[in-house]
């Protein structure tokens, strides 16, 4: 020296809420803290100490704020005293001094008050003054001699309403005025000393040059002395000022130029005093980007407020300076003023008036109106401090000291303290158990601060004054002095602080806030209402977010809310930010400025350290002290500057001198290049023209028209004109600063590498302002004008198409020249230097190494690219070409919209650039990345999802749901798929829940209580439509005798609701979806959301398996296990079966059999397990054998995370909530739920010959039966009746199975199809079929001739077609629904495209998630804002006229105390006051302009507003990619044309990179 550690004092910096589905960042809002000269609401016990008009510098009534001195002066002369006189009433003389007024002095310029003006030497700081003044104070020096003549006061007398004035007469002074003297000052001359820009200072001499012989007291020998105050002059001090200089400190460039006394000189003039302060000349100056002039805005400062500090804000109270005192202006008097309680003009208010004329000025202290959100008493006293006068008592002081009012702040205090659990009552809440309020209250003990009440009561009074004593002084005992003493007197506060007596918890608590942020929660009420809100947000029937309660939280005589300010915000960033995409960089060339290479010397300006003068007190901050703390107050340190002076240091910047060569720049050398400008040339294509051949179309498009074409076109040859533009080479390839540059030759001409190292010797870098270039569209003027092409036209598309496709087509596109100056002018990265792994392409130089040479290949230099490490970054990505780490200099941002706009100003011929806000508004606007979702993006793979068949549906009747209508009622849900033959597997009555009318009211039901009766049920009668009612008959058990069950009336609790909320639920359901998916755990990348795993390469129905893999394990789901059906085997055969024996009435009937078949129940069997192929040696997949059956065998069951507030409070359960005798309960009657102009769904019959009738015949399976299936007979045509075997059923019944088969018969016609409807007549069932059942039979015989757009099902024992059965059910509307079996097909190239769906992956501005989002017109209301004919007003100059007051100059007269001179009482001077001229001059008039506020019919956009109208621009390839400049069009988004950008999605190629 540096680092770590310990210890000790000090001081120190906290964040949050909001954008998103989530993240991380960028970024605004917003809160949490402090403060206030506040202010409002609510509430309120004391005291202390401060604070109290921020607004109208707005008016002001009323008192009072500046006097004083009699020891300057005169006059007056109370009381009293004395003396004198008296008519006894008094009156004269001295003395005496109250009180007023005048003269004179000092004072009023201080103190006090306010901030208007004011960006200035006004402050503040530190200097200057040798360029100055200072009255009263202080020291020193020196005078104070003779003299005069006025005016007030007073007297008179006149004006006038007042104010107040004139005239005349008297009169004193520390008032005025001559004269001497002259210490001395001013001047002028010399001399010195000393400064030095003028200057000072000392001496000599000369000229001018002053005053109160005042004043009091006292003494007195009356001459005068002595004290004190005053008075002249001059030095010199203090103090106060005045002038003048550096440097600090507000906004605005949409204020860029200003200035004629302006800047400077000479003279004069003027001031206390330098100076254009003023004037006269003479010169062209003077300020400015380091912001002048101009405009806004403002007193300045110690400070105060905040802040961790830097910093911002502010500039009450107190302090120091400025400034003003009704407005503007002017002086005068003084030491001092251009003068707050003075003058004198103007002007505008007030006020009095006799109308002639005055009179004022609270921004001194009260108080008033006013204004405003808001700010006090018309209070005591001068007792303290302090000032004024004064010898001094004193006397003035609304300066001060004190009280008053306000919770307006800060700071104290109390409103009680101990105990006290039945955890009281009451409130609240409750899951009814209880919790809370809560030791809280009572209650029991104790205390009394404070207020209350008794009595006592200061400090502040140091002093002063008074009288006395005592010392000095002195002649004196006058007088004076005095830090002797003594005593008396002097307080507005105020009988106030303080002490003390008494009584009593007695008198004293409230206001905010409880969704997060932010510390406290429940209930009731409301029901997007009423409200809340500081941001996010709360309320649409369970609101911790309104309202109230009951509870908690904070804080507390206050609590809240507003309003400023700082902080918090590193959110203006110096300490502390940034610009590739968040908001932020066209180019260059240089100007002024900023920065600037090495090496040596000088200087010390910066810079850095010492001392030292100043930064005033107060305040802050430390230490002590005083008030009972504390607040506040004293005391004494510290602290504090970009300041001043002096001494030193010299690293570093500056600056002077000297020197270098590594920065830069010349010079040579050879190459490279679409650098540029200008002129000349060339091919090939369009396009046009002329001939030639040629015939009928060409052309265009998704398809089409429009156009051309028989007047010969398109196609094809040949010639000719024209005009632009340059194919291949061509390239992530070059040049340029950028724009930007492209056939070839030439000329001109610019700049770069790269190599040589001969020259300069820091000449550099950056660049504000200035200049210049600057695509492509415009603009002018003159040409050109082939193609192509805004606008335009006409054809298409389409709802429309001012568009996106066609056909033509002007400007424009080319050139010359001159504008315009903008672009996704982009690498969205400003230049410049310098440093920091590498790899691997390319273009230019140069060198090695090699070779005859030419490549390879190594090395440097420059330039252009792509990886990629450190590092950076929000993140994507940059990464030696940095967005890496440094330095230098510009530009440029600060939330979104409003808006790159308005307006002012510049530049433009116009177009229109540029430079740029504010009002209003919103809680966000953005980046980058996630996971989704979603694309008229992609890949890939899948399903009857299409295609390929098969039947269907839509059309018709008819049935049945709905919809809508209608009705007392037509109960109610269901509502795209996934509501509609759906809840209902049976609505005539009942169900029923609707409507009508009739009734009940502890109720049709449950329990419980209590008290009464005794049965209750049932039977019958009455009334009634019925419920019910009434009547009457009939009828209980158990007992320990208390009752007790039951069972009915009464009570009281309650009961009951299919009343509401499926958006308060449960449970159960539907549906993506039997689709293959969904998650975890750890571990890993990631800031983070998340992300791996779950992607990839294969295979599967499959996230199913294998492989690979920073993942490895697991779970839910796939699969498997479960039921049926398909084959065997085995057991057992009755009611089931009959091969083979035997009987028969011929029927497995009967004896028997268990083989079969069935039936039951176990078992086996299918696992890619064999074989081959392919594959990767895998997983799996093709094909084969075997087998009943083969790759999941068929089918059922099963439904992952979770979506749709999906459905259902009417199936049930439930939370709230709502009905309660005029019921939303509950009985009963009828009705409705079946309605009927339509309109959809789902279905059934059918339109017929694959067919209908008719006869005849053949074969299931699955059920189901006792209030039941019901057989054989028998009646009926028939439904059905009768009747009644057998059967609780492998046993009998339902039961016939139909479509098949077999003959017959009709023949294409609305029929012998089809069966509606309707007439009749019957039958069941059932108290009852009218509204409103089935069914028979007879007769009636409608619509339909295969259904338009469009739609559904269904891949094999499937479609299609044919009958049986079941539930429900008295019966049926059964054609529905579940289930069974007969018969029984076609069809799948294939995966483009509809449609669902999976998995990568890609774009998104979506996330309520494409049924998203979202644009602009137009309509409607609201609010700000421009423009706008004017129009009204305000500022601050200009010109000019007019010219008060008063100074400053002139000048003619009046007057004249004093000079002069003369002696006449006259002359001339000095001074005095009036007029008159003249400069200047406020106020004012005129005029034309500047800026600037207001208001303005009318107009422009602009911006906010749940549900308007018109389209679809953008976001996906957003359906024409999209944006940017710029032209021109169009209802509107927007379309087109040119150029440009990628901030484009996708497919292919190309090149470049990585790995191998």
């Nucleotide at each position: 020296a540096a680092g770590u550690c310990u210890u000790u004092c000090a001081c120190g910096g906290a964040g949050a809420g909001u954008u998103u589905g989530a993240u991380c960042c960028u970024g605004g809002c917003u809160c949490a803290g402090g403060a206030c000269g506040a202010a409002c609401g609510c509430u309120g016990g004391c005291g202390g100490c401060g604070u109290g008009c921020u607004u109208a510098a707005c008016a002001c009534a009323u008192g009072c704020a500046a006097g004083u001195g009699g020891a300057g002066c005169g006059a007056c002369g109370a009381a009293c005293c004395a003396g004198g006189c008296u008519u006894c009433g008094g009156c004269c003389u001295g003395g005496g001094g109250c009180a007023a007024a005048g003269c004179c002095g000092c004072g009023a310029a201080c103190g006090g008050g306010u901030g208007a003006g004011u960006a200035a030497c006004a402050c503040g700081u530190g200097g200057g003054u040798a360029a100055c003044c200072u009255g009263c104070c202080c020291c020193g020096a020196c005078g104070a001699u003779c003299g005069g003549g006025a005016c007030a006061a007073c007297c008179c007398g006149g004006g006038g309403a007042a104010a107040c004035c004139c005239g005349g007469g008297c009169u004193a002074a520390u008032a005025c005025c001559g004269a001497a003297u002259g210490u001395g000052c001013u001047c002028g001359u010399c001399u010195c000393a000393c400064a030095u820009c003028a200057g000072u200072g000392a001496g000599a001499c000369g000229c001018g040059u002053a005053a109160a012989a005042g004043g009091a007291a006292g003494c007195u020998u009356c001459g005068g002395c002595c004290u004190c105050c005053g008075c002249a002059u001059c030095g010199g001090g203090a103090u106060g000022g005045g002038c003048c200089c550096g440097c600090g400190g507000c906004c605005c460039a949409u204020u860029a130029g200003c200035u004629u006394g302006u800047u400077g000189g000479u003279g004069a003039g003027g001031u206390a005093a330098a100076g254009g302060c003023u004037c006269a000349c003479c010169a062209a100056g003077g300020c400015u980007g380091c912001g002048a002039u101009g405009g806004g805005u403002a007193g300045c400062u110690g400070g105060u407020c905040u802040g961790a500090g830097a910093g911002g804000a502010c500039g009450a109270u107190c302090a120091g300076c400025c400034a003003c005192a009704c407005u503007g202006g002017g002086a005068c008097u003084g030491a001092g003023a251009c003068a707050c309680g003075g003058c004198c003009c103007a002007g505008a208010c007030u006020c009095c008036u006799a109308c002639g004329g005055g009179a004022g000025g609270c921004a001194g202290c009260a108080g008033u109106g006013g204004g405003g959100a808001a700010u006090c008493u018309u209070g005591c006293g001068c007792a303290a401090u302090g000032c004024g006068c004064g010898a001094a008592a004193g006397c003035g002081u609304g300066a001060c000291g004190c009280a008053g009012c306000a919770a307006c702040g800060c700071c104290g205090c109390g409103u009680g303290g101990g105990g006290g659990a039945a955890g009281a009552a009451g409130g609240c809440c409750u899951u009814c158990g209880g919790g809370u309020u809560g030791u809280a209250a009572a209650c029991c003990c104790c205390u009394u601060u404070c207020a209350g009440u008794u009595g006592g009561g200061a400090c502040g009074a140091a002093g002063c004054c008074u009288u006395g004593u005592c010392g000095g002084u002195u002649a004196a005992c006058a007088g004076c002095c005095g830090u002797u003493c003594a005593a008396g007197g002097u307080g507005a506060c105020g009988g106030u602080a303080c002490c003390u007596u008494c009584a009593c918890a007695a008198g004293a608590a409230g206001c905010c806030c409880c969704g997060g942020c932010u510390a406290a929660c429940u209930a009731c009420g409301u029901g997007c209402c009423a409200g809340c809100a500081g941001c996010c947000g709360c309320g649409g029937u369970a609101a911790u977010a309104c309202g109230u309660a009951a509870g908690g939280g904070g804080c507390a005589a206050g609590c809240g809310u507003u309003g400023u300010c700082c902080g918090g915000a590193a959110u203006c960033a110096u300490u502390g930010g940034g610009c590739g995409u968040a908001a932020a960089g066209g180019c260059g060339c240089g100007u002024a400025g900023g920065c600037g290479g090495u090496c040596c010397g000088g200087u010390a300006a910066g810079u850095c350290c010492g001392c030292u003068g100043u930064a005033a007190a107060a305040g802050u901050c430390a230490a002590g002290g005083g008030c009972u703390c504390a607040a506040c107050c004293c005391u004494u340190g510290a602290a504090a500057g970009c300041c001043g002076g002096u001494g030193g240091a010299u690293a570093c910047u500056g600056u002077c001198g000297g020197a270098c060569u590594a920065g830069a720049g010349u010079c040579c050398g050879g190459a490279a290049g679409a650098g540029g400008c200008g002129a000349g040339u060339g091919g090939a294509a369009u396009u046009c023209c002329u001939g030639g051949u040629g015939u009928a179309g060409c052309g265009g498009u998704g398809a089409a028209a429009u156009g051309c074409g028989c007047a010969g076109a398109u196609a094809u040859c040949a010639g000719g004109a024209g005009g632009a533009a340059c194919a291949c080479c061509g390239a992530u390839g070059g040049c340029g600063a950028a724009g930007g540059c492209a056939g070839c030759u030439c000329g001109c001409u610019g700049g770069g590498a790269c190599g040589g190292u001969a020259c300069u010797g820091a000449c550099g870098c950056u660049g504000a302002g200035g200049c210049g270039c600057g695509a492509a569209a415009g603009c002018g003027u003159g040409g050109g004008g082939a193609g192509c092409a805004a606008a335009c036209a006409g054809g298409a598309u389409u709802a429309g198409a001012u568009a996106c496709c066609c056909u033509g087509g002007u400007a424009g596109u080319c050139c010359a020249c001159g504008c315009c100056g903008u672009a996704a002018a982009c690498g969205a990265u400003g230049g410049g230097c310098a440093c920091u792994a590498g790899g691997u392409g390319u273009g230019g130089g140069a060198g090695g190494u090699g070779u005859c040479g030419a490549c390879u290949c190594c090395u440097c230099c420059c330039g252009u690219g792509c990886c990629g490490c450190a590092g950076c970054u929000a993140a994507c990505g940059c990464a030696c070409u940095a967005a890496g780490u440094g330095c230098c200099c510009c530009g440029c941002c600060u939330g979104g919209g409003g808006a790159g706009u308005a307006c002012g100003g510049c530049c433009g011929c116009a177009a229109g650039g540029u430079u740029a806000a504010a009002a209003c508004u919103c809680a966000a606007a953005g980046g980058a990345a996630u996971u989704g979702a979603c694309g008229g993006g992609g890949g890939c793979c899948u399903g009857c999802a299409c295609a390929a068949g098969c039947a269907g549906c839509g059309g018709a009747g008819c049935a049945u749901g709905u919809g809508g209508u209608u009705u007392a009622a037509u109960u109610c849900g269901a509502c795209g798929c996934a509501a509609c033959g759906c809840g209902a597997a049976g609505g005539a009555c009942c169900u029923u829940a609707c409507c009508u009318g009739g009734g009940c009211u502890u109720g049709a039901c449950a329990u419980g209580u209590u008290c009464g009766u005794g049965a209750c049920c049932g039977g019958u009668g009455u009334g009634g439509a019925a419920a019910c009612a009434c009547a009457u008959c009939u009828u209980c058990c158990c007992u320990u005798c208390g009752g007790g069950g039951c069972a009915c009336g009464a009570u009281c609790a309650c009961a009951g609701g299919u009343g509401g909320u499926g958006c308060a639920u449960g449970g159960c359901u539907g549906u993506c979806g039997u689709c293959a998916g969904c998650u975890c755990g750890u571990g890993u990348c990631g800031u983070g959301a998340g992300a791996u795993g779950u992607u990839g390469g294969g295979u599967u129905a499959a996230g199913u398996c294998c492989c690979g893999c920073a993942a490895c394990a697991g779970g839910c789901g796939c699969a498997a296990c479960c039921c049926c059906c398909g084959u065997u085997g085995c057991a057992u055969g009755u009611u089931g079966c009959c091969a083979g024996c035997g009987g028969u009435u011929c029927g497995g009937c009967c004896g028997g059999g268990g083989a079969c078949u069935c039936a039951u129940g176990c078992a086996a069997g299918a696992c890619u397990g064999c074989c081959g192929g392919u594959g990767a040696c895998a997983a799996a997949c093709c094909g084969g054998a075997g087998g009943a059956a083969g790759g999941u065998g068929g089918g059922g069951a099963u439904g992952a995370c979770g979506u749709c507030a999906a459905g259902u409070c009417a199936u049930c359960a439930u939370g709230c909530c709502c009905c309660a005798c005029u019921a939303u309960g509950u009985c009963c009657a009828g009705g409705g739920c079946u309605a009927c102009a339509c309109a959809c769904g789902u279905g059934c019959u059918a339109c017929a010959u694959u067919g209908g009738c008719c006869g005849g015949u053949a074969c299931a399976a699955a059920g189901g039966g006792c209030u039941g299936c019901g057989a054989u007979g028998c009646c009926g045509c028939g439904a059905g009746g009768u009747g009644g075997a057998g059967c609780g059923a492998a046993u009998c019944c339902c039961a016939a199975a139909a479509a098949g088969c077999c003959g017959g018969u009709c023949u294409c016609g609305g029929u012998u199809c089809g069966g509606a409807u309707u007439g009749g007549a019957g039958g069941c069932u059932g108290a009852a079929a009218c509204u409103c059942g089935c069914c028979u039979c007879c007769a009636u015989g409608a619509a339909g001739c295969c259904g338009g757009a469009g739609u559904u099902g269904c891949u094999a024992g499937u479609a299609a077609u044919c009958g049986c059965g079941g539930a429900u059910c008295a019966g049926c509307a059964a054609u529905g629904c579940c289930g069974c079996g007969g018969u029984g097909a076609a069809u799948a190239c294939g995966u483009u495209c509809c449609c669902g769906g999976g998995c990568c992956u890609u774009g998104u501005a979506c996330a309520c998630a494409c049924c998203g989002c979202c644009c602009g017109u137009c309509a409607c209301a609201c609010c700000a804002c421009g423009a706008a004919a004017g129009c009204g007003g305000g500022c601050a100059a200009c010109a000019c006229c007019c010219g008060a007051a008063g100074c400053c100059g002139g000048u003619g007269g009046c007057u004249a105390a004093c000079c002069c001179g003369c002696a006449a009482g006259g002359g001339g001077g000095a001074g005095g006051g009036a007029g008159c001229c003249g400069u200047c001059g406020a106020a004012g008039g005129u005029g034309g302009g500047g800026c600037u506020c207001g208001u303005g019919a009318u107009u422009g956009g602009g911006g906010u507003g749940a549900a308007g109208u018109c389209g679809u621009a953008a976001c996906a390839a957003g359906g024409u990619a999209g944006c940017c400049g710029u032209a021109c069009c169009g209802g509107a988004a927007g379309g087109u044309g040119c150029g440009g950008c990628u901030g484009g999605a996708u497919c292919a190629c190309c090149u470049c990179c990585u790995u191998u």
The RNA shown here (small-subunit ribosomal RNA) has 1556 nucleotides and comes from a Thermoleophilaceae bacterium. Taxonomically the source falls in Thermoleophilaceae (Bacteria, Bacillati, Actinomycetota, Thermoleophilales). The coordinates come from a structure-prediction model, not an experiment, and the mean pLDDT is 83. Rfam family: Bacterial small subunit ribosomal RNA. Gene Ontology terms of the family: structural constituent of ribosome and ribosome.